[in-house]
Molecule: transfer RNA
Organism: Nanobdellota archaeon
RNA sequence: GGUCCUGUAAGCUAAUGGUAGACUACAUCCUUGACGUGGAUGAUGCGCAGGUUCGAUUCCUGCCAGGACCA
Numbered sequence: 001g002g003u004c005c006u007g008u009a010a011g012c013u014a015a016u017g018g019u020a021g022a023c024u025a026c027a028u029c030c031u032u033g034a035c036g037u038g039g040a041u042g043a044u045g046c047g048c049a050g051g052u053u054c055g056a057u058u059c060c061u062g063c064c065a066g067g068a069c070c071a
Stems, first nucleotide, its partner, number of pairs: 001070007010024002013021001018054001026042005047063005
C1' cells in the first nucleotide's frame, strides 16, 4: 500500500427497518446474630458524521479505532 472483518451497558453478548434485551458485575431494599447464598427493584446503551426512509442498531457513503490475510 491492497482486500476483507468487527465496533451495542462496567465486562461478555443478542436483536427480520417498527418502544434496545439476556447473563455477569454495580447500587438499594428484603432475608441472616453477622458474612455469604437467595429474592425484589433500579441505574448505566447502539464508535463518529452524513444519506435513503413515515420510521435506521439494522440499508448506503465517508471517517475513526481494533483485527485477519496479501504484498